[in-house]
Molecule: Bacterial RNase P class A
Organism: Pseudomonadota bacterium
RNA sequence: CCAGACGGCCGGAUGGCCGCCUUCGGCUCGCGCCGGGGGAGGAAAGUCCGGGCUCCACGGAGACACGGUGCCGGGUAACGCCCGGCGGGGGCGACCCCAGGGAAAGUGCCACAGAAAGCAAACCGCCGUGCCCCUGGCCUUCGGGCCGGCGCGCGGCAAGGGUGAAAGGGUGCGGUAAGAGCGCACCGCGGGACCGGCAACGGAACCGGCACGGUAAACCCCACCGGGAGCAAGACCAAGUAGGGGCGGUCGGUCCGGCGCCUUCGGGCGCGGGCCAAGCGGGUCUCCGCGCCGCCGCCCGGGUCGGUCGCGCGAGGCGUCCGGUAACGGGCGUCCCAGAUGAAUGGCCAUCCCGCCAGCCCUCGGGCCGGUUGGACAGAACCCGGCUUACAGGCCGUCUGGCACU
Numbered sequence: 001c002c003a004g005a006c007g008g009c010c011g012g013a014u015g016g017c018c019g020c021c022u023u024c025g026g027c028u029c030g031c032g033c034c035g036g037g038g039g040a041g042g043a044a045a046g047u048c049c050g051g052g053c054u055c056c057a058c059g060g061a062g063a064c065a066c067g068g069u070g071c072c073g074g075g076u077a078a079c080g081c082c083c084g085g086c087g088g089g090g091g092c093g094a095c096c097c098c099a100g101g102g103a104a105a106g107u108g109c110c111a112c113a114g115a116a117a118g119c120a121a122a123c124c125g126c127c128g129u130g131c132c133c134c135u136g137g138c139c140u141u142c143g144g145g146c147c148g149g150c151g152c153g154c155g156g157c158a159a160g161g162g163u164g165a166a167a168g169g170g171u172g173c174g175g176u177a178a179g180a181g182c183g184c185a186c187c188g189c190g191g192g193a194c195c196g197g198c199a200a201c202g203g204a205a206c207c208g209g210c211a212c213g214g215u216a217a218a219c220c221c222c223a224c225c226g227g228g229a230g231c232a233a234g235a236c237c238a239a240g241u242a243g244g245g246g247c248g249g250u251c252g253g254u255c256c257g258g259c260g261c262c263u264u265c266g267g268g269c270g271c272g273g274g275c276c277a278a279g280c281g282g283g284u285c286u287c288c289g290c291g292c293c294g295c296c297g298c299c300c301g302g303g304u305c306g307g308u309c310g311c312g313c314g315a316g317g318c319g320u321c322c323g324g325u326a327a328c329g330g331g332c333g334u335c336c337c338a339g340a341u342g343a344a345u346g347g348c349c350a351u352c353c354c355g356c357c358a359g360c361c362c363u364c365g366g367g368c369c370g371g372u373u374g375g376a377c378a379g380a381a382c383c384c385g386g387c388u389u390a391c392a393g394g395c396c397g398u399c400u401g402g403c404a405c406u
Stems, first nucleotide, its partner, number of pairs: 001402010012352007020039008041377001045388002048386005053230004066226005071085005086100001087098004101221002106219002108215003123161002125157007134149006169187006188210001189208003194203003234309004240304001244300007252276005258271005279292003316335008353375002355372003359368003
C1' cells in the first nucleotide's frame, strides 16, 4: 500500500429572528403577560421474547391436557437474551455459521429413479457347469482334439457398472473359480473399565470382524418453564339531554277474591294494578280509526361529553477503584435528565464543516476560488431488560492474508 475479519463510536456545528410544549418565580379578579430552567433515538420502529405495575380469577399440593424451551457451565429480577467452553460444518487465515436432548420404548414415512428403501435384493456384469450343435481360430493320422463366441438352463458372487439424498463400513495387501471382514494393517464404529475435566466432552490401551440406515422444525419419550387481560390497565371529579328513584303539591270515572291503616261494621283513606274517559299529536271544525300519556317543582345516585390522577428517582446516567478470562457484580463520588393527549420538541437567514461539479496553480501531495433545490433511517406516548429490522456519510482500535522496501 492492497484485500479482508472483529469490536466500539459519531451521525452536522455556532449565532440571530419568529414560534410550540412543560416547569419554577413574579404580576393579575380573570383572560393572560414578563423572566429563569428543561424539551426525541440509536434504533423512539416491528410489537417478537422476558419483567415491573394495574385489574380480574384464585385455599394448598399433585396429576392430566395445551403451549414453549432444549449441548455444558456461568451471568441476570427474568428471558427464547448475554458471556465462556464443548461438538459439528465453512474459510489459507483473522474469524464465521448451527432448534445442537433421545432413533437398541413404540408407531409412521423414505417421493422420482432403481432389481432392491428396511428386509434384505440381483438389472447389466463376473465365475463354474450342462445342453444346443448355430458359429470363429489353430492342430489333425480326417475319426476328431484344444481355445473361444451367441443362445437357453442350473449354481456361486456382490468386486465393478448403473439408480438414488441415502444401497448392510472405507483404503490397501493377501486370498479365491470369481468374489466377500474370508484373513491382516491403518482409519471409522461399538463395548465395559481407566485417565483428564465441575460438566458438555476429550485421550491412549484392550476387547469385538461390524451388528444398530435416515428422519423427532413426523407422532412420540424425557427434563425444565408457564393463571388471564392489558395504561383504551385502573382510580377519582363530574355538565346538557334521556331514563331510574325519593319528597311535596295538583289531577276524572269505574273495577279488583291485591296489600296496609282506621271504623259507629254501613264503609272510609292511602298504595299498587286493569279498563275507560279526559288531554296531546293533521293549517281549522265534526265524527271514526290510530299513536302517545298524568302534570309541576325540588332533591338523590349511576352513566355519557369533559377534566384530574396513574406519569416521570429509576433493575437510572456519568466518573473512578476493586473482584471476575468475560457477561456481570460490589464500593465511593457526582448529576436530576421530555411528559404531549387532534398529540409540543419546529421554521427562516448567515457563517462554517462534509460530499459532489467546474476552473486555476503546483514541488503531484495538495493549495486557491466559484457553484450546489446534496447531508441518511426515522420520530417518544406507562416504564425497564433484550432480540430483530432500517440507516447518506464518517471516525477509532485490535487482528489476518498478500506485495514492496529497510